[in-house]
């Protein structure tokens, strides 16, 4: 730089529910909390899903821990 891998190291993150909050919702921010995670680190760029308003085309929105793509990273071998 590449590729392969999570056995070792250091360590990360945080599922479902609880509580509180924003929000019409989907959901999204704090705390607890741990199902999992080698990109569960970011990105809404393509599809899936989901919500709101039409209820006919269609708009606006949500969701990266649903698939794919971009960008980026410890560490270990090669």
């Nucleotide at each position: 730089a590449g590729c392969u891998g999570a056995a070792a190291a250091g360590g990360g993150c945080a599922a479902a529910c609880c509580c509180g909050u924003c929000g019409c919702g989907a959901g999204g921010c704090g705390g607890g909390g741990g199902c999992g995670c080698a990109a569960a680190g970011c990105c809404a760029u393509g599809g899936a899903c989901c919500u709101c308003c039409a209820c006919g085309c269609g708009g606006a929105g949500g969701c990266c821990g649903c698939c794919a793509g971009g960008c980026u990273g410890c560490c270990a071998g090669c």